A computed fold for a 71-nucleotide RNA from a Patescibacteria group bacterium, annotated as transfer RNA. The source organism's lineage runs through Bacteria and Bacteria candidate phyla. The sequence is in RNAcentral, with records from ENA. Its mean pLDDT, the model's own confidence on a scale to 100, is 82.

[in-house]
RNA sequence: GGGCCAUUAGCAUAGUGGUAGUGCGCCGCAUUCGCAUUGCGGAUACGCGGGUUCGAUUCCCGCAUGGUCCA
Numbered sequence: 001g002g003g004c005c006a007u008u009a010g011c012a013u014a015g016u017g018g019u020a021g022u023g024c025g026c027c028g029c030a031u032u033c034g035c036a037u038u039g040c041g042g043a044u045a046c047g048c049g050g051g052u053u054c055g056a057u058u059c060c061c062g063c064a065u066g067g068u069c070c071a
Stems, first nucleotide, its partner, number of pairs: 001070007010024004018054001026042005047063005
């Protein structure tokens, strides 16, 4: 320098154009003498900038970061 892949909550991970989910974690309540477990409830996320579309996490372009391969 070039090719390819990835980027979604604190962490991990799903989501083939129409309400953004799950597990662990966090907070509150209940349960307990207390802790743990369990149950119920809650907060928090689509890397950035454009484009297409009635509508974009999703499609297209560029950028950034990371990974990988080639030179």